[in-house]
RNA sequence: AAUUCGCCCUUAGAGUUUGAUCCUGGCUCAGGAUAAACGCUGGCGGCGUGCAUAACACAUUCAAGUCGAACGGACUGAUACGGAAGCUUGCUUCUGUUGAAAGUUAGUGGCGGACGGGUGAGUAACGCGUGAGCAACCUGCCUUUUUGAGGGGAAUAACACAGGGAAACUUGUGCUAAUACCGCAUAACGCAUAUUUGUUGCAUGGCAGAUAUGUUAAAGAAGCAAUUCGCAAAAAGAUGGGCUCGCGUCUGAUUAGAUAGUUGGUGAGGUAACGGCUCACCAAGUCGACGAUCAGUAGCCGGACUGAGAGGUUGAACGGCCACAUUGGAACUGAGAAACGGUCCAGACUCCUACGGGAGGCAGCAGUGGGGAAUAUUGGGCAAUGGGCGCAAGCCUGACCCAGCGACGCCGCGUGAGGGAAGAAGGUCUUCGGAUUGUAAACCUCUGUUGACAGGGAAGAAGAAAGUGACGGUACCUGUAAAGAAAGCCACGGCUAACUACGUGCCAGCAGCCGCGGUAAUACGUAGGUGGCGAGCGUUAUCCGGAUUUACUGGGUGUAAAGGGUGUGUAGGCGGGAGAGCAAGUCAGAUGUGAAAUACCGAGGCUUAACUUCGGGGCUGCAUUUGAAACUGUUCUUCUUGAGAGUGGGAGAGGUAAGUGGAAUUCCCGGUGUAGCGGUGAAAUGCGUAGAUAUCGGGAGGAACACCAGUGGCGAAGGCGACUUACUGGACCAUUACUGACGCUGAGACACGAAAGCGUGGGGAGCAAACAGGAUUAGAUACCCUGGUAGUCCACGCUGUAAACGAUGAAUACUAGGUGUAGGGGGUAACACCUUCUGUGCCGGAGUUAACACAAUAAGUAUUCCACCUGGGGAGUACGGCCGCAAGGUUGAAACUCAAAGGAAUUGACGGGGGCCCGCACAAGCGGAGGAACAUGUGGUUUAAUUCGAUGAUACGCGAGGAACCUUACCCGGGCUCGAACGGUGCAGGAAGAGAACUAGAGAUAGUGACGUCCUUCGGGACCUGCAUCGAGGUGCUGCAUGGUUGUCGUCAGCUCGUGCCGUGAGGUGUCGGCUUAAGUGCCAUAACGAGCGCAACCCUUGUCGUCAGUUACCAGCAAGUAAGGUUGGGGACUCUGGCGAGACUGCCACCGUAAGGUGAGAGGAAGGGGGGGAUGACGUCAAAUCAGCACGGCCCUACGUCCGGGGCGACACACGUGUUACAAUGGUGGGUACAGAGGGCAGCUAUCCGGCGACGGAGUGCAAAUCUCGAAAACCCAUCUCAGUUCGGAUCGGAGUCUGCAACUCGACUCCGUGAAGUUGGAUUCGCUAGUAAUCGCGCAUCAGCCAUGGCGCGGGGAAUACGAAACCGGGCCUUGCACACACCGCCCGUCA
Repeated sequence: AAUUCGCCCUUAGAGUUUGAUCCUGGCUCAGGAUAAACGCUGGCGGCGUGCAUAACACAUUCAAGUCGAACGGACUGAUACGGAAGCUUGCUUCUGUUGAAAGUUAGUGGCGGACGGGUGAGUAACGCGUGAGCAACCUGCCUUUUUGAGGGGAAUAACACAGGGAAACUUGUGCUAAUACCGCAUAACGCAUAUUUGUUGCAUGGCAGAUAUGUUAAAGAAGCAAUUCGCAAAAAGAUGGGCUCGCGUCUGAUUAGAUAGUUGGUGAGGUAACGGCUCACCAAGUCGACGAUCAGUAGCCGGACUGAGAGGUUGAACGGCCACAUUGGAACUGAGAAACGGUCCAGACUCCUACGGGAGGCAGCAGUGGGGAAUAUUGGGCAAUGGGCGCAAGCCUGACCCAGCGACGCCGCGUGAGGGAAGAAGGUCUUCGGAUUGUAAACCUCUGUUGACAGGGAAGAAGAAAGUGACGGUACCUGUAAAGAAAGCCACGGCUAACUACGUGCCAGCAGCCGCGGUAAUACGUAGGUGGCGAGCGUUAUCCGGAUUUACUGGGUGUAAAGGGUGUGUAGGCGGGAGAGCAAGUCAGAUGUGAAAUACCGAGGCUUAACUUCGGGGCUGCAUUUGAAACUGUUCUUCUUGAGAGUGGGAGAGGUAAGUGGAAUUCCCGGUGUAGCGGUGAAAUGCGUAGAUAUCGGGAGGAACACCAGUGGCGAAGGCGACUUACUGGACCAUUACUGACGCUGAGACACGAAAGCGUGGGGAGCAAACAGGAUUAGAUACCCUGGUAGUCCACGCUGUAAACGAUGAAUACUAGGUGUAGGGGGUAACACCUUCUGUGCCGGAGUUAACACAAUAAGUAUUCCACCUGGGGAGUACGGCCGCAAGGUUGAAACUCAAAGGAAUUGACGGGGGCCCGCACAAGCGGAGGAACAUGUGGUUUAAUUCGAUGAUACGCGAGGAACCUUACCCGGGCUCGAACGGUGCAGGAAGAGAACUAGAGAUAGUGACGUCCUUCGGGACCUGCAUCGAGGUGCUGCAUGGUUGUCGUCAGCUCGUGCCGUGAGGUGUCGGCUUAAGUGCCAUAACGAGCGCAACCCUUGUCGUCAGUUACCAGCAAGUAAGGUUGGGGACUCUGGCGAGACUGCCACCGUAAGGUGAGAGGAAGGGGGGGAUGACGUCAAAUCAGCACGGCCCUACGUCCGGGGCGACACACGUGUUACAAUGGUGGGUACAGAGGGCAGCUAUCCGGCGACGGAGUGCAAAUCUCGAAAACCCAUCUCAGUUCGGAUCGGAGUCUGCAACUCGACUCCGUGAAGUUGGAUUCGCUAGUAAUCGCGCAUCAGCCAUGGCGCGGGGAAUACGAAACCGGGCCUUGCACACACCGCCCGUCA
C1' cells in the first nucleotide's frame, strides 16, 4: 500500500420522426480491444508474437535412443613365434598363428520408446471446474525398514552351410552364451481357506492378533581389494494414475414422451478395483414440464477483452485437464498404452514392382503444393535449463537456447538545437490597401542521439581447480567526419478539433447517421491554409461499451408495443396473532482448499519503458466444524380478527322448464265502398275495375313483449325485460355461545362464452345477406325504392371468435372531502335528520402521469401471484403440430426492406362542422358585357423580323402619358474597332474652329477645301488631331443572388412586445367572456397590468357663418358715359377670391341600458351622430412583378459593342379581353335660343376681318394670363320624319382635298362629294352601381411636329330607381370543434395498370 471499512475512488453524452414541443422507440456516432487483413507511407532498437481457412495431400533431411560394467560372437590390432619375397644383411614388405591394453559393433538381453513435442476433428459428457469419497483399487524408476540370494536343467538368436524371392523379407539343417528361459530347495508380518479374540465404523464391513492347512523368490557384473551397482520377498512413504458422488456447465417445445440390458434383485463370470461391465433366471420397473428423448452448436478451465459495477463476449500465445494421431476396429507387450514417429485386420489414397507381391502415414521442426483477405528459415547449438540411457566418460535430444523474415502488437529514441524581419522570393487569397504560409526558409552559432567507420570488449560458467559460449567480436565503452542519411497519413457541413479559392453543374462523385451536388458547393475534384495523430495513419471485419435497448443492480403493459373473453381449480409461488422445540435457509468464529502464471500494491534488475524478479494482500467460491436463534422454514400447543358455517330477514330483467295473455304486422273469409294505392329529394318498378288502398266483423299463424324504464337492478363474463307456477345459483343486512388460518393467486387442465356460420329435424308472421327489377350516376356490381331466399325462431350437437372495452388481471391493507342514486340495519311514536354496511354514478385535494387524465370503484402508497411487451413493414402471413364436418381457430417464424413507425398536447391552415358579424356578396333595382361593325390589347399562326416583358383573381386601351424616320431593343444590307460619349498619363503634330461650298455614295463615310481666329514671363499653358496605355460599351443571362419600387389579400381589424402569472415544454394568458362599435371602437367583468404598430384623430378638399384684405374678380347705393357692355370715377355692401376663426360634442330633450352606447322625419342647426370626398395601406402572404426606368453581385460577348439606309414592331383561316358606335320616336334631321367647372397657352392660344361648302389659308389684335384667348353639349322652343333595315345605323369602298412633317407607299389625322355593310336589343353565362351615386351630356389636360385618343387622368351640366331581408353563393373577421394536413385540401392518401 493493495481492503469487504459511515474514509476515499468510480458512474458524461450527441445526431436523427415534428412547423415547433414533450414522450415512447428504433437506427447511427464519439471509447477500448484484436493471433487480424487491405490502401498509402516507412529511420533505429528492445520485448513479445506469427495457417484462425483444407483434422487437405505431402518430395527431402532431421525430431528416441542408450548400455560392451548382462551375453556369445565379429572386426581393428601392440607384442611374441613362424613362413615367403626384396635386397641396403638387418631392415622393409607380404602372409600364418598367438593375442595384452584399448576401441568399434550387427544380434540376444536390460531400461527408455505411455515422457517431451503437435492439433482441437470428435465430445453437451463425471469431459471440464469445484468440493468430497474409495471400508472397492493399482503404482516402474525414487526414499526408509526387514529378510534372502542354495543347488540344477533345457533351449535359442547371432554365426556356418544350403535354399526361395525382383524386392520386402524368409525357410531348412547344425553349433553356442547370459542379469534371456524353466523346475527343485528354503521362507514370511505375503496370498488362499477354516476357526477364533479384541477393537472400531452410518451400513456392507474394517483394523490388530492367534491357530491350522495349502502355496509362492532370486542374477549377477565391475574392481587388486575395500566396496559399489544390481537381484528376490515383504512392509511403509512419496509420486503418478483408476473409479464413485454433490453442485455448476450453450440453443431449440415448430423436439413431449423416452427406455428391453432398459430399472432393480439373486447367482455366476470378468476386472487392479466397484458396477448390467457380461451372462442365466426373476420382478416391471427407470427417466421426464425443476425439460427426459431428439436436433443444432461447441474441447473445458486458470484467464483475456470490455464495463463504474453487476454483467456481456471470448478461450490465440503461457499454464492445468481431456480427446485425437490417414478413416474405422482389435488386441499384444508392459508398472503404465487399447500406444503420433509399435503390431494386426478392414477402407480410401499415394508410391515401387520382374504383376507374383510389397511399402507409406509431418495435427513433431523446417519445407512443398493446395485452399485463402492472410500467417515466417528445408538456419546455428546442445554453451545454458530440462529429459532418456549409462558406474562413468559420454551418447541422443527440431524439447530447449539462439539467430533469420514480417511496423503484426507493446515500449523507447531519432529525423536537430539556439539566434534570425528586408516579415525575402515563390505559392494562395484579396475589399488591391494588404493578409497568410512565417522565425518557417536563407544566413550565423552550436550539438552529435541514431545510423556509418575505426579501436577496445563482457556478464550469462555452476562445486576446489582445470576445461567448456551457439548467440557473438553481440550488448556496452571510446574515438572520427558531417546537419550531413531519416515524415508521413487522415480529416476540415453538424455530431467533431480544423476554411478559403478554382473546376464541375442532380453530371462526375461523396456518405457512419442526418444528408450534400440542378451555375456563386466551407459536404464532389484540385490547390493553398488549418486541425489531429505520428513511423505510422486511415479503411474493413469482430467483441464489449455507450444501450436503463431483456432492466438482479435497473424497464414497462388506460391512449405509445404490451392484461389472457370469463370463471372453477391442480402443481407451484406467497401467506394472520401468541408460546415452545429443532437448526435447512440466515448470521458469526475456526480449519482445509481455492496450483503456478495473470491482475492489484510495495520493492528490485535491464541507461528508461515495455519486459522481468522478489515479497505482500487478494482470488468475493466450495467443504468441514463450533456457536447464535431475531426473521424465513419445520414440528407441537394455543387464539380469533382472515376464511367458512348456523339462525332470522328483505331486494333483484340471475338461470332452467311448463303454461297463459293482450297490442301490432301479415294472410284468409265475408260486408260497405270506388279509382286509385304505394313509394321518393323527385320518380319508377310494384299492387289495383278479375274491385286494391280505406273501413267493419270473423278466423289462422309466427315472432317480439309499448307504457313502467331510471349513468336503476341481477350475473364471473357473454348477457338478462309481458304474466303465472315449479325447480335452482349467487350476493347483501342483522345476529350468534360454531370450526379454528381451513387463506390469496394460479402454468397446464376443465367449464362457460355475443353475433355470424355448420349438421340433423321442425317452424316461418315480420325483417332480411345473396338475388331480381326500378332509380341515381360518367359508371353504380353501392347508398334510395319495390320485391325476395338462406338466416333470424325451437330442439339437439359443433364452432370458440369480437372495439369479448373501463381498450384498465386477481387479492389484501392504507391515504382529504362534497353531492346523487339502489338494497338493508340502528337512533325516533312517526317524519325530517343523523349514523352504519354493501353496490352504482358525478365533482374534486394530495399523489401519480409524456400529457390527456386517474383520483377510496386509483392509473396514489405498499405486498403477493398470474398473463403479456421489446422499432415499422413483411405478418398474425408461410411451414410444421394440435383442434374442427367445413368455414376456420390456436401455436407462430425467416429472407428481404425502411429510418423511421407511434402517443399526447401546441400553433396554424383546412372542413360540402357549429355559432356571431361584415362587404353592391346575394336579394330589390338601374344600366351594361356576351350577338353586329369598328378601335385597341392578347393568344395563336405567319414572317428575314413580326424586339422584349406582363399572362387566375392580382396579365390582356398593361410597361406605352403618343412606333411614318427617330424612338427601336428586332430583321436585311453597308461601314468602324480607344470605338457613338467622358476622364487621366506619355509622345508627336497642330492655333481652336460656327468648319461654308463642291465631288462620289442609299447613307454612314471618304476626298477636295474657300474662310478664319487664343494667351504668354517665349520655357510653355488652355484646346484639337494621331499613336500608345489605364478606365470602354452591352435593352446579353440570372427578379430563384439583390436594392429600390409596385400589385394583391385589404382601409380587412388585425399584428405584436415588456413585466407578471400558468404550463416539463412547444406555448398560453393579456387579445378570452357579456354588451357595443365602421373599428382589438369603447364599457363591464377578469392573473393580469401596461405599452407599441395598425383603427380613429391630426393634413387637403367640399358644404354654413363670422372677421380681415380687395385686383385682373364684384357692382347695392352715388356720379359720369355708351348703340350696348363694371366701360369710367368710386365703393368694400353682395357674389367671388384667400388668410384667420367659429361651428357638431349624443352637448340638450324623451325612451332603453349598470356603463359604453343605441333609438326618435325630437328641438335647435347650413350640416346630426364618421356630414361628403381624398391622401394615408400594420405584422405579414404570394421565391407575386420588374436585371428593358434606375442601381447592383456573379456569369458571358471584341462583336451579343457602335454608326447608317431600308424593312419590321401595323402581317391574318382563327380565339379571347377591354372599349366605341348602333340597332332608333324618352329618337333622327333642320333652324333658333341659353347656362358650367377645371385646366392650357409664346416654335403657343388667338379675338376680329377676308377667301374657301369645309378641313383650312391670308391679314391681323390681345395675352407669359381672376385682365387676352381656347370654348360647351344634353336641355329648351319651332318645324319635319311615322316604325321601315328607314331621313335609324354608319362600316367599307370610289373620287377630290387640307394640315403637320426631310418624307404620309408599306403606315398619319382631318375635310368635302358619292357609296351605304352588319345590326331590329343579343344563348349559356357574366359585370358595375346605394345619392349628387348609377345612367346620360359635353369640356379640359398630359404625351405630342402630326396622330391612329373610341384610351388614360380630371371637370362640371341636368339627374333616377331600389335595399323586404339574412336561407343559400363569393370574399373576409372573431370564438369553438374535428383533423392521419404543415409545400398546409390545388393537402394527404388507397387500389389497379404500365